[in-house]
């Protein structure tokens, strides 16, 4: 230098054009003499920019970060 993959709450991980989910976690509550465990609720996210579309996490282009392969 070229090709290619990945990027989603604090962490991990789903989501093939129409409501952004799950688990752990935070916080609050229930239970308990107290604590742990358990149960209920709550908080919190689409890497950046542009394009296509009525509508984009999703499709296209460019960029950034990390990885793989070739040179």
């Nucleotide at each position: 230098g070229g090709u290619u993959g990945u990027a989603u709450g604090g962490u991990g991980u789903a989501g093939u054009g129409g409501u952004a989910g799950c688990a752990c976690g935070u916080c609050g509550g229930a239970c308990u003499u107290u604590g742990a465990a358990u149960c209920c609720g709550u908080c919190g996210a689409c890497c950046c920019g542009a394009g296509u579309u009525c509508g984009a996490c999703c499709c296209u282009c460019g960029g950034u970060a990390c990885g793989a392969c070739c040179u």